[in-house]
Background
Predicted 3D model of a 74-nucleotide RNA (transfer RNA) from Apilactobacillus kunkeei. Rfam family: tRNA. By type it is a transfer RNA. Its mean pLDDT, the model's own confidence on a scale to 100, is 82. The sequence is in RNAcentral, with records from ENA.
RNA sequence: UUGCUCUAUGGUUCAAUGGUAGAACGGCGCACUGUUAAUGCGAAGGUUACUGGUUCGAGUCCAGUUAGAGCAGU
Repeated sequence: UUGCUCUAUGGUUCAAUGGUAGAACGGCGCACUGUUAAUGCGAAGGUUACUGGUUCGAGUCCAGUUAGAGCAGU
């Protein structure tokens, strides 16, 4: 440098059959406690990497781009 494969979703780790984007942990508030921790309850937090396309409807399917990882060739 070329080709191929995989990955990209809350702060973190990961789910989600083309049909309301969720869980755990973390952070915050409240309860409990002499206090902290633990425990329980509650609410918040997402342009699903980017640009287009297909579809009544896209995180999911198609094309391209970017970033990361791996394999092969030179």